Large-subunit ribosomal RNA, domain VI from a marine sediment metagenome, 267 nucleotides, folded computationally.
Context: one part of a larger RNA
């Protein structure tokens, strides 16, 4: 910016792009078929492999903002107790979040026109002939059926709803000037994620739970510090399923979402 008033919410699908794979096994059935050896068509049921798509409830990986251990070394004057370096020092464990080796799912069925190819009626040619007219069947392929985009589809569709097609005042009375003013949205500023490079989406902005911090609780780690007792000490035990704790689910206005613009014009 445009779609011819401006806007919300729902849509319609020209047009594009994914997908549309295959394997084994049982049943039919040791059947038909064959002298045997062997061995189906068809229908039906079960599992599979790749590959797509979505989640993190389960198993697990990560998890440099969590929690313990433990080494050397520097520092808090020293013991304790602690911070910092050393590849996150190193080792054992993790929430969220991303994740696949995990978990759900798809690729079913069907309907159209055909391919080769098999057919009915049928002349040219009194016969034959799927073909000349005419009319059927027939494929993992073609086009629908399924999934995503999708009206700038400028040919810019389409529905519903909501506003708005004014008002007051001045003059030099004109296509004139000045001020008010919808609805829904946006911006600028503020706090953010189911969202992201930016933007955009989404939630919110005190008529508020949107982030932060506060409370709870989930879960993580494993039983703080300090005092007590035991032990010659190294330590053990008790207070103590403690003490810290991220991102997670809930509540609570404490902090922070103040303040202000357009939108604007009368088609």
């Nucleotide at each position: 910016c445009g779609u011819u008033g401006c806007a919300a919410c729902a849509u319609u699908g020209a047009c594009a792009g994914g997908a549309u794979u295959u394997c084994u096994c049982c049943c039919u059935a040791g059947u038909a078929c064959g002298a045997g050896a062997g061995g189906a068509u068809u229908g039906g049921g079960a599992g599979g492999g790749a590959c797509c798509c979505a989640c993190c409830c389960c198993u697990g990986g990560u998890g440099c903002g969590c929690c313990a251990g433990u080494u050397g070394g520097a520092c808090c004057g020293c013991u304790c107790g602690g911070u910092c370096c050393a590849u996150c020092g190193c080792u054992g464990g993790g929430u969220a979040g991303c994740u696949a080796a995990g978990u759900g799912g798809g690729g079913c069925a069907g309907g159209g026109a055909u391919a080769a190819c098999c057919g009915c009626u049928g002349a040219a040619a009194g016969c034959a002939u799927c073909u000349a007219a005419g009319c059927g069947g027939g494929a993992a392929g073609c086009c629908c059926c399924c999934c995503u985009g999708g009206a700038g589809a400028u040919g810019a569709g389409u529905g519903u709803u909501g506003c708005a097609u004014g008002g007051a005042c001045c003059c030099u009375c004109g296509u004139g000037g000045u001020c008010c003013g919808a609805g829904a949205g946006a911006c600028c500023c503020c706090u953010g994620a189911u969202a992201g490079a930016c933007c955009a989406u989404c939630a919110g902005g005190u008529u508020g739970a949107u982030c932060g911090g506060c409370c709870g609780c989930a879960c993580g780690u494993g039983u703080a510090c300090g005092c007590g007792u035991g032990g010659a000490a190294a330590c053990a035990c008790g207070c103590u399923u403690a003490g810290c704790g991220a991102a997670g689910c809930g509540g609570u206005a404490c902090g922070a979402a103040c303040g202000g613009u357009c939108g604007a014009u009368g088609a």